[in-house]
RNA sequence: GCCCGUGUAGCUCAGUUGGUAGAGCACCUGCUUGGUAAGUAGGAGGUCAUCGGUUCAAUCCCGAUCGCGGGCU
Numbered sequence: 001g002c003c004c005g006u007g008u009a010g011c012u013c014a015g016u017u018g019g020u021a022g023a024g025c026a027c028c029u030g031c032u033u034g035g036u037a038a039g040u041a042g043g044a045g046g047u048c049a050u051c052g053g054u055u056c057a058a059u060c061c062c063g064a065u066c067g068c069g070g071g072c073u
Base pairs, nucleotide, nucleotide: 001072002071003070004069005068006067007066010025011024012023013022019056027043028042029041030040031039049065050064051063052062053061
């Protein structure tokens, strides 16, 4: 330099042939306990990497940029 994959909650990851996003763990609160842990009920937390394009509508499709991983020379 070229090619491929990937970027979603604090972490690990789902998700939809386009219609306003979820799980597990972690975190907070209540119950339970003499007190922890465990258990149980509830809750909070996301500009879906950034910018632009297509569309009535984009996390999803297209392009560019950036980060990460891999391959080739």

Notes: RNAcentral holds the sequence, with entries from ENA. Transfer RNA from a Candidatus Saganbacteria bacterium, 73 nucleotides, folded computationally. Taxonomically the source falls in Candidatus Saganbacteria (Bacteria, Bacillati).